Context: one part of a larger RNA
RNA sequence: CUGGGCUUAAAGAGUGCGUAGGCGGUCCACCAGGUGGGGUGUGAAAUCCCACGGCUUAACCGUGGAAUUGCGCCCCAAACCGGCGGGCUUGAGGAAGACAGGGGUGAGCGGAACUGAUGGUGGAGCGGUGAAAUGCGUUGAUAUCAUCAGGAACACCGGUGGCGAAGGCGGCUCACUGGGUCUUUACUGACGCUGAGGCACGAAAGCUAGGGGAGCGAACGGGAUUAGAUACCCCGGUAGUCCUAGCUGUAAACGAUGAGCACUAGAUCGUGGGGGCUUCCACACCCUCAUGGUCGUAGCGAAAGUGUUAAGUGCUCCGCCUGGGGAGUAUGGUCGCAAGGCUGAAACUC
Numbered sequence: 001c002u003g004g005g006c007u008u009a010a011a012g013a014g015u016g017c018g019u020a021g022g023c024g025g026u027c028c029a030c031c032a033g034g035u036g037g038g039g040u041g042u043g044a045a046a047u048c049c050c051a052c053g054g055c056u057u058a059a060c061c062g063u064g065g066a067a068u069u070g071c072g073c074c075c076c077a078a079a080c081c082g083g084c085g086g087g088c089u090u091g092a093g094g095a096a097g098a099c100a101g102g103g104g105u106g107a108g109c110g111g112a113a114c115u116g117a118u119g120g121u122g123g124a125g126c127g128g129u130g131a132a133a134u135g136c137g138u139u140g141a142u143a144u145c146a147u148c149a150g151g152a153a154c155a156c157c158g159g160u161g162g163c164g165a166a167g168g169c170g171g172c173u174c175a176c177u178g179g180g181u182c183u184u185u186a187c188u189g190a191c192g193c194u195g196a197g198g199c200a201c202g203a204a205a206g207c208u209a210g211g212g213g214a215g216c217g218a219a220c221g222g223g224a225u226u227a228g229a230u231a232c233c234c235c236g237g238u239a240g241u242c243c244u245a246g247c248u249g250u251a252a253a254c255g256a257u258g259a260g261c262a263c264u265a266g267a268u269c270g271u272g273g274g275g276g277c278u279u280c281c282a283c284a285c286c287c288u289c290a291u292g293g294u295c296g297u298a299g300c301g302a303a304a305g306u307g308u309u310a311a312g313u314g315c316u317c318c319g320c321c322u323g324g325g326g327a328g329u330a331u332g333g334u335c336g337c338a339a340g341g342c343u344g345a346a347a348c349u350c
Base pairs, nucleotide, nucleotide: 004321005320006319007304008303012318014201015200016199017198021194022193023192025088026087027086028085030083031082033081034080035077036076037075038074039073040072041071042070049065050064051063052062053061054060091191092188093187094185095184096183097182098181099180103177104176105175106174107173108172109171110154114150115149116148117147118146119145120144121143125136126135162169163168206247207246208245209244210243211242215241216240220236221235222234223233258317259316260315261314262313263312266295267294268293269292270291271290272289273288274287275286276285299306300305323350324349325348332343333342334341335340
C1' cells in the first nucleotide's frame, strides 16, 4: 500500500461559519466527454504460455499459434455519470399566525447572609479541635439591639426540567438582540449535504493596564499532629477570585460516541405545540409533530452494553489510528508579552 478500524483496547478535531474540492431529488428533449460494443492500425525480437518438431533424453534449440490486459483513428448505442436547454415539488428556503425558554448584550433595582465602622445593653470570657494551642478579649471581646458603609453570590421555586453550536446560562424589571418549535400555506424552484486550508467563538488557571476588594484563599507566617510533616486539622493571610479593555487557546472541552439523509418491534415517563372525541367547557382518553429520559425486540458487540437520541441497516463528506517506552520529548517552522500553544521525529530499548 491493500485491507481493517476509531464508547471503554491506538484512534472523532473543544465548537461553529464557510472557501476550494467531493457528493447530490424528480420528469422530458438533445449532445456524446466518461461508459459499453464493433472495426482498423500499432503494441520490435527474445522471454512467459500452448501445439508440433530437432539433438538417444533433459537442459537447450526451431516452427506455428496465443498472449501483449495498452494506445491512436473510424463507426454504432444513449441506460447510467457528465454537459446543455426546458419543466416539477417531495429536499431546502420563504410568508402568515401562535408558543416555550437560566440563549446573548447593556442599564437599573431588591432582600437574606457576611465583614467593617459608630452608638446602646452587658461584664469575662470568646473562638477553635479528636484533644489542644497559636489567635481575639477589662483600651470591654463573644452575645444582643439600632444606624451607616462595602463587596460578592442569588436560599426556597429547582426538576431524570428548560435554552444554547460548543464553552456555558439561574433574584427582579426594562431596552436591544440571536436561535428554535407547532399550525396553515396559493410563494421561490434543488437554491442542498459535507467541508482540506481559512475565519470566528471557546471553562478554569495564567498574563498586560487601570479600578475594586466583603467572604474565600495558592504562596507565606504561626499553632498542632508526627520519628519527620515542606501535608491532611486549626489561627492568620498576599496574589487571585470581581469590573473594564486587551492577550492566552488549553481541559476527563466527555455521550470518552464527527456532521447530514433514509430505513428498521414496542412500552413507559417528562417538556413545548397542534388536532380529535365528549352538545359546550374542564378532567380523562385517543392521534400527531418536536424535544429530554428510562426499559426493551430484532440486529450489532470481545464483553460491559447499545438498541428509532444506534454502537442496527445503507449512502455522502471530513477528521483520526497502525505495538509499549523513549515522547507530545528533541529539532526546524509558526503563534504568544511571558507562561506556553500548534505542528512533531529519531537513536536506543522491551
The prediction has a mean pLDDT of 89. Predicted 3D model of a 350-nucleotide part of an RNA (small-subunit ribosomal RNA, central domain) from a metagenome. The full RNA is in RNAcentral, with records from SILVA.